[in-house]
This is a predicted structure of a 73-nucleotide RNA (transfer RNA) from a soil metagenome. Its mean pLDDT, the model's own confidence on a scale to 100, is 81. Rfam family: tRNA. From the family's description: Transfer RNA (tRNA) molecules are approximately 80 nucleotides in length. The RNAcentral record of the sequence draws on MGnify.
RNA sequence: GCACCCGUAGCUCAAUCGGCAGAGCAGGGCACUCUUAAUGCCAAGGUUCCAGGUUCGAUUCCUGGCGGGUGCA
Numbered sequence: 001g002c003a004c005c006c007g008u009a010g011c012u013c014a015a016u017c018g019g020c021a022g023a024g025c026a027g028g029g030c031a032c033u034c035u036u037a038a039u040g041c042c043a044a045g046g047u048u049c050c051a052g053g054u055u056c057g058a059u060u061c062c063u064g065g066c067g068g069g070u071g072c073a
Stems, first nucleotide, its partner, number of pairs: 001072007010025004019056001028042004049065005
């Protein structure tokens, strides 16, 4: 330099012929317990990497950029 894949909650990842952004873990509160742990319940947590485009509507499609990984040279 070229090709391909990935980027979504603090972490690990879902969400696909475009239609309400979710789960587990961590953190917080409550219950249980003599206390802790374990367990159960509840609530909270998002500029979906950035900038544009298409569309009634974009995490999803298109273009450019940034970051990470793999392969080739």